[in-house]
RNA sequence: GUUUCGAGCUAGGGGUCCUGUCGGACGGAAAAUCGAUCCGCGACGGGUGAGAAAAACCCUUGGAACCUGAUGCGGGUAAUGCCGCCGAAGGGAAGCGCGCAGCACCAAUC
Numbered sequence: 001g002u003u004u005c006g007a008g009c010u011a012g013g014g015g016u017c018c019u020g021u022c023g024g025a026c027g028g029a030a031a032a033u034c035g036a037u038c039c040g041c042g043a044c045g046g047g048u049g050a051g052a053a054a055a056a057c058c059c060u061u062g063g064a065a066c067c068u069g070a071u072g073c074g075g076g077u078a079a080u081g082c083c084g085c086c087g088a089a090g091g092g093a094a095g096c097g098c099g100c101a102g103c104a105c106c107a108a109u110c
Base pairs, nucleotide, nucleotide: 001103002102003101005099006098008096009095010094011060012059013058014057016054017047018046019045020044021043022042023041026040027039028038029037066091067090068089072085073084074083075082
């Protein structure tokens, strides 16, 4: 100097869906009014998942975290990216020093 591995620091990237019951403060729909109704919303549950708002979880180029295609196709479910295909397709966020070891080079000494 470089490489693998390890832990670390700092920085960055990403998703948050489906559903039941209850509620009715607030917003919206129903040509005015109206939870009797529907959507948002709030509380508590159920499903999948690492994560379905936690300062948590996952991922950062050796990149399937995540996004696009996609209101896609097949299967299944109470329902849903729930599962598979699509698919190593396209896109996608990194720097720093430290430790162990290997390799290469340089210098000094014998």
This is a predicted structure of a 110-nucleotide RNA (TPP riboswitch aptamer (THI element)) from a Betaproteobacteria bacterium. It was read from a public genome assembly, where an Rfam model found it. Its mean pLDDT, the model's own confidence on a scale to 100, is 79.